[in-house]
Molecule: glmS glucosamine-6-phosphate activated ribozyme aptamer
Organism: Bacillaceae bacterium
RNA sequence: ACUGAAUAAAAAGCGCCUGAACUAUUUCCCGCGGACGAAAAAGGGGAAAUAGUUGACGAGGAGGAGGUUCAUCGAAGCAUUCGGCGGAUGCCUCCCGGUUGCAGCAUCUCAACCGUCAUGUUUUGGACUGAAAACCAAGAGGCGACUCUUUGCACAAAGGUCUAAAACAAGAUGCCC
Numbered sequence: 001a002c003u004g005a006a007u008a009a010a011a012a013g014c015g016c017c018u019g020a021a022c023u024a025u026u027u028c029c030c031g032c033g034g035a036c037g038a039a040a041a042a043g044g045g046g047a048a049a050u051a052g053u054u055g056a057c058g059a060g061g062a063g064g065a066g067g068u069u070c071a072u073c074g075a076a077g078c079a080u081u082c083g084g085c086g087g088a089u090g091c092c093u094c095c096c097g098g099u100u101g102c103a104g105c106a107u108c109u110c111a112a113c114c115g116u117c118a119u120g121u122u123u124u125g126g127a128c129u130g131a132a133a134a135c136c137a138a139g140a141g142g143c144g145a146c147u148c149u150u151u152g153c154a155c156a157a158a159g160g161u162c163u164a165a166a167a168c169a170a171g172a173u174g175c176c177c
Base pairs, nucleotide, nucleotide: 014086015085016084017083019082020054021053022052023051024050025049026048027047028046029045030044057074058073059072063095064094065093066092067091068090096115097114098113099112100111101110104175105174106173107172108171109170120168121167122166123165124164125163126162127161128160129159135152137150138149139148140147141146
C1' cells in the first nucleotide's frame, strides 16, 4: 500500500464522481514579433498527460410489510442546482389503527379520507406556520480553480394547523329514548 473482518460516528436538495466545465504543472504545436535567414523572450490560443476544484439554496415530509422510480414546494440575476451512480420520509397494494356517515351509545358490514398531531368530503373567507443560500462586511486555508467560519440584511411557494359559514354523505343488530 492492497484485501478481508470487526467497532464507532454520520443523511435525506442527502452521499459519491468516471462525462462535462474550470485550475495548476510538464511537454508539444499554432501564432505573435523579427526577418536575408535562423534562434530566443513576454503576452495569447490549442492538444496530451498528471494532480486538483465544482457538481442542490432552503421549506416540507416517517404506523408496519412488500413493490416501485424522473418522489412535493418554491428561491437564485437566468443558472453545471448540467450529466451519471446510489439512497430517500413520495407513490401503489395489503395488514393494523383512527375519523365521518341513523336522534344518542355499542358492535358488524360498506364507502370516503387519513396515520397515533390519525379532527369525514367539497366550496368560500380569516389567522398562523423563524426561509436559507444569494448579497454586503470580516477572518482563515490554497500557486490557483475554489473551500470553510462569523456578523448583518431582506424576499417565497406548496403543504399543514386553528377558526367561521354553507352544502353533501349508508345499512343491519342490540340497548336506550